[in-house]
Source information
Bacterial RNase P class A from Desulfomonile sp., 361 nucleotides, folded computationally. A source record names the gene rnpB. RNAcentral holds the sequence, with entries from ENA. Taxonomically the source falls in Desulfomonile (Bacteria, Desulfomonilia, Desulfomonilales, Desulfomonilaceae). The coordinates come from a structure-prediction model, not an experiment, and the mean pLDDT is 76.

RNA sequence: UGGGUGGGCGAGGCGACCGCCGGCGCGACAAGCGCGGGAGGAAAGUCCGAACUCCGCAGGGCAGGAUGCCGGGUAACCCCCGGUGGGGGUAACCCCAAGGAAAGUGCCACAGAAAGCAGACCGCCUUCGAUUCAUCGGAGGUAAGGGUGAAAGGGUGAGGUAAGAGCUCACCGGUUCCCGUGGUAACACGGGAAGCCAGGUAAACCCCAUCCGGAGCAAGACCGAAUAGGGAAGCGUUUGAGGGCGGCCCGUCCGAGGCUUCCGGGUAGGUUGCUCGAGGCGGCGGGCAACUGCCGCCCUAGAUGAAUGGUCGCCACCCGAUUCUUCGGGAACAGAAUUCGGCUUAUUGCCCGCCCGGACC
Repeated sequence: UGGGUGGGCGAGGCGACCGCCGGCGCGACAAGCGCGGGAGGAAAGUCCGAACUCCGCAGGGCAGGAUGCCGGGUAACCCCCGGUGGGGGUAACCCCAAGGAAAGUGCCACAGAAAGCAGACCGCCUUCGAUUCAUCGGAGGUAAGGGUGAAAGGGUGAGGUAAGAGCUCACCGGUUCCCGUGGUAACACGGGAAGCCAGGUAAACCCCAUCCGGAGCAAGACCGAAUAGGGAAGCGUUUGAGGGCGGCCCGUCCGAGGCUUCCGGGUAGGUUGCUCGAGGCGGCGGGCAACUGCCGCCCUAGAUGAAUGGUCGCCACCCGAUUCUUCGGGAACAGAAUUCGGCUUAUUGCCCGCCCGGACC
C1' cells in the first nucleotide's frame, strides 16, 4: 500500500426562539404561569420463545405441527456459547435441517442395453446349424475390457476358469461388531474379528425420540348516559278495547292503552390494564464463553383522528473549490402503541485485531 476476514462503538454536541403531547406545583378545579420529561439500533418484518389476560380442560389415545450430533446457558426458545463430525477457502475465517436409506413404499431428468430382488449394446467364451472357409445366425455363459451417465454393486496384483467373477488369497480402503486408552459426552486413537462390500434421495411418504390446548391489550376488568325497548310494584279510567263463563242481557273474572316509582341488560362515551421491569449503569467475584452471584447508584415516552417538530448561530464530521484561510454544499435507514428475550432484514460513520499479496528500507 492493495485485497480479504472477524469484532466493537456511535447514530452529531451546545445555545436561542417558536410550537406539540403527558406529569408535577401555584392558581379557583378556569384562564394563565413556573418546573421537569418526551423514539430506535433497528421502534421494521411479525419469524420464533415467554410474561400477562380470557376461554377450554378427569385421564389416556388418534390426527396434526415443531424440533433432531454432544455438553452448557436461560423464565423459555426454531435463540446463544463452547466442543465433535462433515464441507468451502492459500489463509484469517466461514457454512451445515448433522437421528434412521441394514423396517417398508415412492422417485432418480437426459444419455444408456440396463437406474435397483441389477443389467448382455459392443466385446470375450462354450456349443449347435449354415457355408462361398471366412463369416453369418440360433441357444447359453460372462460384469475382466469398451461405450453411456451425476451415479453401473470396492481398488491393485496373483491364483482360478471355456471365458470370467470376492469365486479364492495377499495388501489397501470402507462397513458392522468386540476390546483397550483418552474424553462428562458427541467422538478420537490403537488392536482384533467377519468377504460383510450394502447406490442416492427422509426441507418425498414414512419410522424413532422429545415437546406442543385456543385466542390475543381491538386480551380482559370497571363505570355508564340520551333515545328506543324489557321486567316489577302501585295508582287510575268503570262511558274501559279485547277475552273467559253464558243462547242473550245482567253479573262476575282476567285485563291492553295512561300516570308514578323502582330494577336490570346493552350502545355512545369514559376509567383501567399502562409501564418498576426475567429493568438499566458501575464495581468486585465465578466461568474459556454464553451467562451468572453480591454490593452500590438510577428511574428512562405512555399517546389513542394518535405528541416527540421547525428556524437560526457556533463547534465537530464528510465532499468540492481556493488567493491557504476562507467560501459553497452534504449528513443514511427509519419512526413507539401491553411488555420482555432472540432471529432476520434495511442503513451511515469511526475504531481495533487477524490473514494473504505487492513495493521500499